[in-house]
RNA sequence: CAACUGUAGUAAAUGAUCGCGGCUUGCCGGAAUAUUCCGGUGAGGUGAGGAAAGUCCGGGCUUCACAGGGCAGGAUGCCGGAUAACGUCCGGUGGAGGCGACUCCAAGGCCAGUGCAACAGAAAUAUACCGCCUCUGUGCGAAAGCAUAGAGGUAAGGGUGGAAGGGCGGUGUAAGAGACCACCGCCUCCGCGGUAACGCGGAGGGCACAUGUAAACCCCAUCCGAAGCAAGACCAAACAGAGAACCACAGGCUGGCCCGGUCUGUUCUCAGGUAGGUCGCUUGAGGCUGACGGUGACGUCAGUCCUAGAUAGAUGAUCAUUCUCGACAGAACCCGGCUUAUCGCUGCGGUUGCCGA
Numbered sequence: 001c002a003a004c005u006g007u008a009g010u011a012a013a014u015g016a017u018c019g020c021g022g023c024u025u026g027c028c029g030g031a032a033u034a035u036u037c038c039g040g041u042g043a044g045g046u047g048a049g050g051a052a053a054g055u056c057c058g059g060g061c062u063u064c065a066c067a068g069g070g071c072a073g074g075a076u077g078c079c080g081g082a083u084a085a086c087g088u089c090c091g092g093u094g095g096a097g098g099c100g101a102c103u104c105c106a107a108g109g110c111c112a113g114u115g116c117a118a119c120a121g122a123a124a125u126a127u128a129c130c131g132c133c134u135c136u137g138u139g140c141g142a143a144a145g146c147a148u149a150g151a152g153g154u155a156a157g158g159g160u161g162g163a164a165g166g167g168c169g170g171u172g173u174a175a176g177a178g179a180c181c182a183c184c185g186c187c188u189c190c191g192c193g194g195u196a197a198c199g200c201g202g203a204g205g206g207c208a209c210a211u212g213u214a215a216a217c218c219c220c221a222u223c224c225g226a227a228g229c230a231a232g233a234c235c236a237a238a239c240a241g242a243g244a245a246c247c248a249c250a251g252g253c254u255g256g257c258c259c260g261g262u263c264u265g266u267u268c269u270c271a272g273g274u275a276g277g278u279c280g281c282u283u284g285a286g287g288c289u290g291a292c293g294g295u296g297a298c299g300u301c302a303g304u305c306c307u308a309g310a311u312a313g314a315u316g317a318u319c320a321u322u323c324u325c326g327a328c329a330g331a332a333c334c335c336g337g338c339u340u341a342u343c344g345c346u347g348c349g350g351u352u353g354c355c356g357a
Base pairs, nucleotide, nucleotide: 001353002352003351004350005349006348007347008346009345010344012322013321014320015319016318017317018316020047021046023044024043025042026041027040028039029038030037031036049328053339054338056337057336058335059334060333061228062227063226064225073224074223075222076221077220078092079091080090081089082088093107094105095104096103097102108219109218113217114216115213116212117211129158130157131154132153133152134151135150136149137148138147139146140145166184167183169181170180171179185207186205187204188203189202190201191200192199193198232279233278234277235276239272241270242269243268244267245266246265250264251263252262253261254260286305287304288303289302290301291300292299293298323326
């Protein structure tokens, strides 16, 4: 210098004016009242993201049910740890890829049972199509032998297939075969190391349990109550309801009038509750800095900071200057993750190659 790899960060900058949503506050007016609310007007300060997204996991919070258990269903699946929790993260083990830094893996169990395996092929868990070998018959031949038919042996060779009853080499045999032997694989046992996954070593078995598939049913182990902020809590015009009081007022009935009674009514109380309003709502498993513990995820302590909170929903527009001319994209209860989108730029660590000293 180039190519690559891991990790972290940033997301054009500055200023002015106008507008919009919260917050604080001055003044004026009104209402009620030991200090609040409403309206107007001014000032100050503040106002999207690393993914606010997908809504895929996990939790907080809320309501329902709450005495416990089970079935069904779902999720997860090597080991150890982190955490509020996780399907996330960290550190390892095993396997796969890469020269390497490094990356990837749903990585329990097909000797519990069941299912499936197209096509090809003789045969798919079971086989004799070709070939090889032996024997017998027949034909030819002097013979060796050749051809042909039948019976049998054989999985070493050919062919089919993703897969053909461990692989490879030898011994052996009529030809062959774990039939036997060495090495490798597999199974069982033992020892050592490691918390464990597992690793290393040794002995035995003579291959018998033995094709693959569990993101096939299923089995095993662990975990999971349901619904979600339009959750939910409170106040409460209207309005249907229950109870009490009163005839002081208005009307009806009690044949007319008065008294009295009664109904509607009026008032009060209670309960429900629409519109509307308040809360939930942003101070939180919070951010930043430092110290300490830990390989790390992370934890503990100290200091410091407050950083949108709307409810038809604000976060916009214009102008000026500069630059490398600007990607994906817009909060709606809140956090921890994952995944997906993203113009570029930067810091730190590392690998491989080339060049120069």
Bacterial RNase P class A from a Lachnospiraceae bacterium, 357 nucleotides, folded computationally. Lineage of the source: Bacteria > Bacillati > Clostridia > Lachnospirales > Lachnospiraceae. The RNAcentral record of the sequence draws on ENA. A source record names the gene rnpB.